C1' cells in the first nucleotide's frame, strides 16, 4: 500500500510551545476559533478492537458471554456535524409525459479505527 471482517447512537480534562485556521475529500450548508484554530510536548482521562482471566456451546477448527484495564493501538466539540448517490413513505406544488420542494426511514459509496492476510 491492497484485500477481508467488525464498529462508528454513548463516552473522555488541565497545562506548555506556537500563532490562523479547523471540522477526511470536489462542491453546498452549518458550527468551532485571538476569551487562541491546526500541529507538537507533558500530565490526566474515555473506551474495550487486540491482549489477560473465567464460564458456556462446539467432533475439531472455532463461536458467544462476563470481568479486569497491566500491555499493543486508538480516541477525548457538534451522529463520520449535516449533506453530497440511490430506494421507499407522507405532505404540498406543477403537469400531455418526464417532474420540483419539504419531512421521515432504510441502503450503498467514501472515510476513520482495530484485527488478520498478501
Nucleotide at each position: 500500500a491492497u484485500u477481508u471482517u467488525a464498529u462508528a447512537c454513548c463516552g473522555a480534562a488541565g497545562g506548555g510551545u506556537u500563532g490562523a485556521g479547523a471540522g477526511a475529500u470536489c462542491g453546498g450548508g452549518c458550527u468551532c476559533a485571538a476569551u487562541g484554530a491546526a500541529a507538537c510536548c507533558c500530565u490526566g482521562g474515555c473506551a474495550a478492537c487486540c491482549u489477560u482471566g473465567c464460564u458456556u456451546c462446539c467432533c475439531c477448527u472455532g463461536a458467544a458471554g462476563c470481568a479486569a484495564a497491566a500491555g499493543g493501538u486508538g480516541c477525548c466539540a457538534a451522529u463520520c456535524c449535516c449533506g453530497c448517490c440511490g430506494c421507499c413513505u407522507c405532505a404540498g406544488c406543477g403537469u400531455a409525459u418526464u417532474g420540483c420542494u419539504g419531512a421521515g426511514g432504510g441502503g450503498a459509496a467514501a472515510u476513520a479505527u482495530a484485527a488478520a492476510a498478501u
Source information
SAM riboswitch aptamer (S box leader) from Lewinella cohaerens DSM 23179, 118 nucleotides, folded computationally. The sequence was found by an Rfam model in a public genome assembly.